A computed fold for an 84-nucleotide RNA from a Candidatus Omnitrophota bacterium, annotated as transfer RNA.
It matches the Rfam family "tRNA". The family's RNA type in Rfam is transfer RNA.
Model confidence (mean pLDDT): 80 of 100.
RNAcentral records the identical sequence in 2 taxa.
[in-house]
């Protein structure tokens, strides 16, 4: 230099004919159990604003297409694999 894969909450990792983003697990928080803890069980858990209802924002960065984009197109960054 060329070709291909990947980047999603604190972490791992889903979501594919483009249609409610964050399933599921871990971690964390509260509770039950225990003398106390571990294990186990129950509930909660993206961010901002708000008393709340709710609204807005959020998939590496920036643009584009579309009524609508994690998903399609373009450029760039980082990373892994192969070729030279």
């Nucleotide at each position: 230099g060329c070709g291909g894969g990947g980047a999603u909450g604190g972490c791992g990792g889903a979501a594919c004919u483009g249609g409610c983003a964050g399933a599921c697990g871990c971690a964390c928080u509260g509770g039950a159990c225990u003398c106390a803890a571990a294990a186990u069980c129950c509930a909660g858990c993206g961010g901002u604003a708000g008393c709340a209802a709710u609204a807005c924002c959020a998939u590496g960065a920036g643009a584009g297409u579309u009524c609508g984009a994690c998903u399609c197109u373009c450029u760039c960054u980082c990373u892994c694999c192969g070729c030279a």